[in-house]
RNA sequence: CAAGUAAAUCGCCUUAUCGCUGUUUUAAAUUUUUAAAAUGGAGGAAAGUCCGAACACCGUAGUGCAACAUAGUGGUUAACGGCCACCGGUCGAGAGAUCAGGAACAGUGCAACAGAAAGGAUGUACAGGUAAUGCUGUAGUGAAAUCAGGUAAACUCUAUGUGGUGCAAUGUCAUGUAUACCAGUGCUUGAGGGCUGCACGCCCGAUGCUGGAGGGUAGACAGCUAAAGUGUAUUGGUAACAAUACAUUCAGAUAAAUGAUAAGGGCUCUGUAUGGAGUACAGAAUUCGGCUUAUAGAUUUGCUUACUUA
Numbered sequence: 001c002a003a004g005u006a007a008a009u010c011g012c013c014u015u016a017u018c019g020c021u022g023u024u025u026u027a028a029a030u031u032u033u034u035a036a037a038a039u040g041g042a043g044g045a046a047a048g049u050c051c052g053a054a055c056a057c058c059g060u061a062g063u064g065c066a067a068c069a070u071a072g073u074g075g076u077u078a079a080c081g082g083c084c085a086c087c088g089g090u091c092g093a094g095a096g097a098u099c100a101g102g103a104a105c106a107g108u109g110c111a112a113c114a115g116a117a118a119g120g121a122u123g124u125a126c127a128g129g130u131a132a133u134g135c136u137g138u139a140g141u142g143a144a145a146u147c148a149g150g151u152a153a154a155c156u157c158u159a160u161g162u163g164g165u166g167c168a169a170u171g172u173c174a175u176g177u178a179u180a181c182c183a184g185u186g187c188u189u190g191a192g193g194g195c196u197g198c199a200c201g202c203c204c205g206a207u208g209c210u211g212g213a214g215g216g217u218a219g220a221c222a223g224c225u226a227a228a229g230u231g232u233a234u235u236g237g238u239a240a241c242a243a244u245a246c247a248u249u250c251a252g253a254u255a256a257a258u259g260a261u262a263a264g265g266g267c268u269c270u271g272u273a274u275g276g277a278g279u280a281c282a283g284a285a286u287u288c289g290g291c292u293u294a295u296a297g298a299u300u301u302g303c304u305u306a307c308u309u310a
Base pairs, nucleotide, nucleotide: 002305003304004303005302006301007300008299009298010297012265013264014263015262016261017260018259020041021040022039023038024037025036026035027034028033043281047292048291050290051289052288053287054286055166056165057164058163062200063199064198065197067162068161069160070159071158072086073085074084075083076082087101088099089098090097091096102157103156107155108154109151110150124139125138126137127136128135170222171221172220173219181212182211183210184209185208192204193203194202195201229248230247231246232245233244234243235242236241266279267278268277269276270275
């Protein structure tokens, strides 16, 4: 210098004008609200809805079966099927990458073609041997050939584990109507409902339950953003991570705001006249920890070195 590998950061900037929205202060209004000033306003994946939880409500009476999930050893975490380390397998020259990593003598299944034959199936060619027999060896075909081995993101077996629903959860307030009508059924000798899916068992249960016809309402507020939060430093630890100290608050919309225009600049590509083109993936809706997928380009750091040349 080149190629590779692992990790991290940024992913447009500035000015002007206008516009939207949250909070605070002031003034007016009193009834919604209006005006001014200050200060905030979409991500590393907000995507997928694949896992795990926080939170809210319901249930908690188990037993057996089923279904589903995980699978080397240890650590970490609120928890996980995540992450870290070590061991092992596979790939790579290497740095590294990747793994759905228990059991094949509990049982069943699967393996095209080729080959004589693909499992207790079966004997092609040559050689040795026997009373006789693939009894023994070599070759040939094939990924695998003579009570075989392979395969369990094939069925299965083993060990461990698993309550449900989800912010459209849930709660408060206001408004309004029809405690009305018809049919069936039930009232402790139990209709119906619940405990995951089933069975047993248990619990709740009466102007009840199911169906028909009809009437009223569907509005406001909360949940709603201080969070297992973020940043820096020190200590412990190989690391993931933990503890301590200091600092800090960075969207809460509700049919859905977080923008539009103009000028200049940055970066990338192309070109020779001073030009042109592009500037990624993409947008919150209860919140968080992960995984997976998409991504124009720019910057920084660690590590590796096959062949060839200087």

Annotation:
Predicted 3D model of a 310-nucleotide RNA (Bacterial RNase P class A) from a Flavobacteriales bacterium. The coordinates come from a structure-prediction model, not an experiment, and the mean pLDDT is 77. Of the family's consensus pairs, 98% are formed in the model. It was read from a public genome assembly, where an Rfam model found it. It matches the Rfam family "Bacterial RNase P class A". The family's RNA type in Rfam is ribozyme. The organism belongs to Flavobacteriales, within Bacteria.